[in-house]
Context: one part of a larger RNA
């Protein structure tokens, strides 16, 4: 000198765009953050409609009925989605990340393309009803019922599998034949649609493996028995000590094994002429985690933040028998701290889930609120004006400085205030923002300047007070009676809605 997710002191007019718990991965009251589909299903507790009756205010009040009224729907069965989106960085020095590859060792719901199918049956079960246990959470027994829920049989070239042949390889593989086996919902809709099953290809996403790079420490020098390799078996979507049995004794290491400490990694960011050094907030990619530890289930995908089970700590309810919970989602609270915001509005846009759609949900997102936290822009007036006014300071008492500065005259209205108009963002409709941005008119210099410094480094000097005191200080150093260095004043210098200090980086 440059920089910061900064903090503190003094000060503070406006706008745009960004940013905002770096500390306790500490504990959390309350609300919301993942639902949706009646065009899969039975059903009918509500709401509405229709019909009937009564009252009258003559079109609404009350009561009743109705489940094909091709409205609607709590709860329930079923489907899809809750593995995305959002948060955090505890762990992890390599099961991570970055770059380049391999997968003849793999999977992939929804989506796209192609081919071929969808035949015949069956038994249940929730809801519901009855009885019943429990304080509650939640159940139990009996009976009834539906499906795109579940099961059986048929069919199936390509699929899987057994065996053989040909070709071929380091091992894979490819082609043909053969043994055994395996699918489905004629379901829904008003016709169209949308769905179901098998196979092939694509796209997307993911798994696995390899090489190189990716902190400190030798005051860590030896480490390792599933350890290293083989055979056989198991296991996985898939290769492999991934697991098991047996056999062999290997494997890693001063090119730093093993241990300990620290740490999410990268694109990037800051600095620097560069090489480098430091860093990893916001935004984007990958990884890991979800009170702590462990485990699997479901599923195309999880060993699953707002799912399940077990154990633990903590909190809450309890009728003491037993139960409930997990903000590192958005707000918000306590606590810690030098320090970091609203228990806001809207799904109008973009995107996501479900749905044929209408639409519903969406603290993602879009916006608004708070904060000079940062960057950028604008303003706090312009021109004229000398008896060089007054005050203040200084003085060699003549004067000099503040100083065209003010007053005064003329002008302007960015901004401000008031009134009126008023968008784009949306496409036929639909706008949270918002009567916002913006425009016009009126008023009137009107609403708007501070902070640090002035001995040298370093731009800027005098007076008074103090008297090695009080104090200053980044370094050198000032202060002991004329201190340009302390404190005040006048004057000046620098930056400016900021200025200085502290901390950290280059």
């Nucleotide at each position: 000198g440059a920089g910061u997710g900064a903090a503190c002191g003094c000060u503070g007019g406006c706008g745009g765009c960004g940013u905002g718990c770096u500390u306790a991965a500490c504990a959390c009251a309350u609300g919301c953050a993942a639902g949706u589909c009646g065009a899969a299903c039975g059903a009918g507790a509500a709401c509405g409609g229709u019909c009937c009756u009564a009252g009258c205010u003559u079109g609404c009040u009350a009561g009743g009925a109705u489940g094909u009224c091709a409205g609607c729907u709590a709860a329930g069965u079923g489907g899809c989605g809750g593995a995305c989106g959002g948060g955090u960085g505890a762990g992890u020095a390599a099961u991570g990340u970055a770059u380049a590859g391999u997968u003849a060792a793999u999977c992939u719901g929804c989506c796209c393309u192609u081919u071929g199918g969808a035949g015949a049956g069956g038994g249940a079960u929730a809801a519901c009803u009855a009885c019943u246990g429990g304080a509650a959470a939640c159940g139990g027994u009996a009976g009834c019922u539906a499906a795109u829920a579940c099961c059986u049989c048929a069919u199936a070239c390509u699929c899987c599998u057994u065996u053989u042949u040909a070709u071929g390889u380091a091992a894979a593989g490819u082609a043909a034949a053969u043994u055994g086996g395996g699918a489905a919902a004629u379901g829904u809709u008003u016709u169209u649609u949308c769905g179901c099953c098998a196979a092939a290809g694509g796209a997307u996403g993911a798994g696995a493996c390899u090489a190189u790079a990716u902190g400190g420490u030798a005051u860590c020098a030896g480490g390792u028995a599933g350890u290293u390799g083989g055979u056989a078996g198991g296991g996985u979507a898939a290769g492999a000590g991934c697991c098991u049995a047996c056999c062999a004794a290997g494997c890693c290491a001063a090119u730093g094994a093993c241990g300990c400490c620290u740490a999410g990694c990268u694109g990037g960011u800051c600095u620097g002429a560069g090489a480098g050094g430091a860093u990893g907030a916001u935004c984007a990619g990958c990884c890991a985690c979800a009170c702590u530890g462990g485990a699997a289930c479901u599923g195309a995908g999880a060993c699953a933040c707002g799912g399940u089970c077990c154990a633990g700590a903590c909190u809450c309810c309890u009728a003491c028998g037993g139960g409930a919970g997990g903000c590192a989602g958005c707000a918000g609270u306590g606590g810690g701290g030098a320090a970091u915001a609203u228990u806001g509005c809207a799904c109008a846009a973009u995107g996501g889930a479900g749905g044929a759609a209408a639409c519903u949900c969406u603290g993602a997102u879009g916006c608004a609120g708070c904060a000079a936290c940062g960057c950028c822009g604008c303003g706090u007036g312009g021109a004229g004006g000398a008896u060089g006014a007054c005050a203040c300071a200084u003085u060699u008492c003549g004067g000099u400085g503040c100083g065209u500065a003010a007053a005064c005259u003329c002008c302007u209205u960015u901004u401000a205030u008031a009134u009126g108009g008023g968008a784009a963002g949306a496409u036929a409709a639909u706008g949270a923002c918002g009567g916002u941005a913006c425009c016009a008119u009126a008023u009137g210099a009107a609403u708007a300047a501070g902070c640090a410094c002035c001995g040298g480094c370093u731009a800027a000097c005098u007076c008074c007070g103090u008297g090695c005191c009080a104090g200053c200080a980044g370094c050198c150093g000032c202060g002991g009676u004329a201190a340009u260095a302390c404190g005040g004043a006048g004057g000046g210098u620098g930056c400016a809605a900021g200025c200085g200090u502290u901390a950290c980086u280059c």